[in-house]
RNA sequence: UUUUUAUUAAGAAGGGUGAAGAGAUUAGGCUCUGCGAAACCCUGGCAACCAAUCCUGAAGUUUAGGAGAACGGUGCCAAAACCUAAUCCCGGAAAGCCGGGAGAUGAUAAAAA
Numbered sequence: 001u002u003u004u005u006a007u008u009a010a011g012a013a014g015g016g017u018g019a020a021g022a023g024a025u026u027a028g029g030c031u032c033u034g035c036g037a038a039a040c041c042c043u044g045g046c047a048a049c050c051a052a053u054c055c056u057g058a059a060g061u062u063u064a065g066g067a068g069a070a071c072g073g074u075g076c077c078a079a080a081a082c083c084u085a086a087u088c089c090c091g092g093a094a095a096g097c098c099g100g101g102a103g104a105u106g107a108u109a110a111a112a113a
Base pairs, nucleotide, nucleotide: 001113002112003111004110005109006108007107008106013043014042015041016040017039021032022031023030025086026085027084028083029082044077045076046075048074049073050072053067054066055065056064057063058062081105087102088101089100090099091098092097
């Protein structure tokens, strides 16, 4: 980097450096930000996956579910992935529009190449 699987409406602070942007892309909105953005560093915290521990079941050397913990590996700590569209389907009623579902895209983890 690519592919697959799972999750993605909950949760989580302070300080230093910094100096104008940020919220994934495109578009339209909206919000945060000189009462200091992004980025980096330190401390702290949250608890999604993997590893580890315990319990239950199936199997026969693996696997499913649940629980607590957070000392491990990653991750995360404004707003539903901030909202909508970028595709399709269903319903409402003919248009605009509204609601729901799936998909796609993004993010995170694990496995494989």

Model confidence (mean pLDDT): 77 of 100. SAM riboswitch aptamer (S box leader) from a Bacteroidales bacterium, 113 nucleotides, folded computationally. The organism belongs to Bacteroidales, within Bacteria. Of the family's consensus pairs, 97% are formed in the model.